[in-house]
RNA sequence: CAAUACCUUCGGGGCAGGGUGCGGAAGAUUUGACUUCCAAUUCCCGAUCGGUGGUGAUAACCCACGAGCGCGAAAUGCGCAGGAUCCGGUGAAAUUCCGGGGUCGACGGUACAGUCCGGAUGAAAGAAGGAAAAU
Numbered sequence: 001c002a003a004u005a006c007c008u009u010c011g012g013g014g015c016a017g018g019g020u021g022c023g024g025a026a027g028a029u030u031u032g033a034c035u036u037c038c039a040a041u042u043c044c045c046g047a048u049c050g051g052u053g054g055u056g057a058u059a060a061c062c063c064a065c066g067a068g069c070g071c072g073a074a075a076u077g078c079g080c081a082g083g084a085u086c087c088g089g090u091g092a093a094a095u096u097c098c099g100g101g102g103u104c105g106a107c108g109g110u111a112c113a114g115u116c117c118g119g120a121u122g123a124a125a126g127a128a129g130g131a132a133a134a135u
Base pairs, nucleotide, nucleotide: 003135004134006130007129008128009127010126015046017045018044019043023038024037025036026035027034047115048114049105050104051065052064053063054062060103061102068080069079070078071077085101086100087099088098089097107118108117109116
């Protein structure tokens, strides 16, 4: 001087506005038919969000990791699951920038959910800082 272990703190965002009405309640009627209100942030139109590390140049969609579920007393363990991008332009270099068109998003609940409620004031990839001593 550097790294590891250690300590502290940090470490996820999003349905505006409309349509339909599965269902429920009330009124009226007592034949039949009707009227009013509530009613999917999930369906339809539309709107909106994007963890972490890497990369010859900045990424939800290129590569990898994390989050999820099960087994196990537990493990830095094992298994399952683990999403999605094209074209053009500039340039030495960009599926990362600019322009345009598209796509994706765990589990449980509930009128079928990336966005509501819940596990979760949780956990984690990792980031910043600290530092007498240890390796």